SAM riboswitch aptamer (S box leader) from a Trueperaceae bacterium, 124 nucleotides, folded computationally.
The coordinates come from a structure-prediction model, not an experiment, and the mean pLDDT is 83.
Rfam family: SAM riboswitch aptamer (S box leader). Rfam describes the family as follows. The SAM riboswitch is found upstream of a number of genes which code for proteins involved in methionine or cysteine biosynthesis in Gram-positive bacteria.
Taxonomically the source falls in Trueperaceae (Bacteria, Thermotogati, Deinococcota, Deinococci).
RNA sequence: CAUCGAUCGAGAGCGGUCUAGGGACCUGGCCCCGCGACGCCGCAGCAACCAGCCUCCAUCCAGGCGGGUGCUCACUCCAGCCGGCCGCGCGGGCGACGAUCGCGGCGCGCCGGGAAGAUCGGAG
Numbered sequence: 001c002a003u004c005g006a007u008c009g010a011g012a013g014c015g016g017u018c019u020a021g022g023g024a025c026c027u028g029g030c031c032c033c034g035c036g037a038c039g040c041c042g043c044a045g046c047a048a049c050c051a052g053c054c055u056c057c058a059u060c061c062a063g064g065c066g067g068g069u070g071c072u073c074a075c076u077c078c079a080g081c082c083g084g085c086c087g088c089g090c091g092g093g094c095g096a097c098g099a100u101c102g103c104g105g106c107g108c109g110c111c112g113g114g115a116a117g118a119u120c121g122g123a124g
Base pairs, nucleotide, nucleotide: 001124003122004121005120006119007118008117013043014042015041016040017039021032022031023030026080027079028078029077044072045071046070049068050067052065053064054063055062076116081113082112083111084110085109086107087106088105089103090102091101092100
């Protein structure tokens, strides 16, 4: 770097240092930031993906430790693409309203999926 699988609404912050933007990318929104963000370093912590070991058990299941990672504002901060629902609007229809039908119309609306991304593991 590309590929496959699993997971992504839970959880867990202090100190030092640096200095101007940061929250992956584009657009829009929103949020953090000289009362020092982001990054880096140290310590602490969270979790249990992988390995190993241990406990239980006839076996399966289950539980524990934490070595390798990972993570420690906001759901991956939210939306964008597709589908469904709901509501509104417009139109057809009707004497009129309602019901009903249509809409490649709209929505800080709800749900599901996708895309992209992140982490771990596998095989290249």
Of the family's consensus pairs, 97% are formed in the model.